A computed fold for a 70-nucleotide RNA from a bovine gut metagenome, annotated as transfer RNA.

RNA sequence: CGAUGUGGCUCAGGUGGUAGAGCAACUGAUUCGUAAUCAGUAGGUCGGGAGUUCGAGUCUCCCCAUCGGC
Numbered sequence: 001c002g003a004u005g006u007g008g009c010u011c012a013g014g015u016g017g018u019a020g021a022g023c024a025a026c027u028g029a030u031u032c033g034u035a036a037u038c039a040g041u042a043g044g045u046c047g048g049g050a051g052u053u054c055g056a057g058u059c060u061c062c063c064c065a066u067c068g069g070c
Base pairs, nucleotide, nucleotide: 001068002067003066004065005064008023009022010021011020017054025041026040027039028038029037047063048062049061050060051059
């Protein structure tokens, strides 16, 4: 100096408008039983703080962490 930071994990989230997917977990069905399959449920205020705005994951500033470069 640059990039990244969003459920347990991996990642989406257009030109600001009240956060989603897959996997995992749990419950139920199916099965002699397990796995698989099907149906459903729960789980995050978005790294921290401030600002702008009617409204911020998104824009601005500061800080923190990780990675990369000099």
The sequence is in RNAcentral, with records from MGnify. Rfam family: tRNA. Rfam's curators write: Transfer RNA (tRNA) molecules are approximately 80 nucleotides in length. Its mean pLDDT, the model's own confidence on a scale to 100, is 82.